[in-house]
């Protein structure tokens, strides 16, 4: 060079005939339980703005197609594998 696979909150890691983004676990907040502590058990938990309701904004950038994209198409940046 060329071929395939991969990028998603703090982390791992789900969602594809295109239709609620972030299931689930872990981490972390408060709580409960304990003499404390761990395990356990309950809320909670992408960001912003907001007293609330709510809005908006997020899938590696950057475009397109669609009413509607992690999903389809083009570009390109990153990682892995494999051929030369």
């Nucleotide at each position: 060079g060329g071929g395939c696979g991969g990028g998603u909150g703090g982390c791992g890691g789900a969602a594809u005939u295109g239709g609620c983004a972030g299931a689930c676990g872990c981490g972390u907040a408060c709580g409960g339980c304990u003499c404390a502590g761990g395990a356990c058990c309950g809320u909670a938990u992408g960001g912003a703005u907001g007293c609330a309701a709510a809005u908006c904004c997020u899938u590696g950038a950057g475009g397109g197609u669609u009413c509607g994209a992690c999903u389809c198409c083009c570009u390109u940046c990153c990682c892995g594998c494999c051929c030369a």

Notes
The RNA shown here (transfer RNA) has 84 nucleotides and comes from an Elusimicrobiota bacterium. Its mean pLDDT, the model's own confidence on a scale to 100, is 81. It matches the Rfam family "tRNA". Its family is annotated with triplet codon-amino acid adaptor activity in the Gene Ontology. Rfam classes the family as a transfer RNA.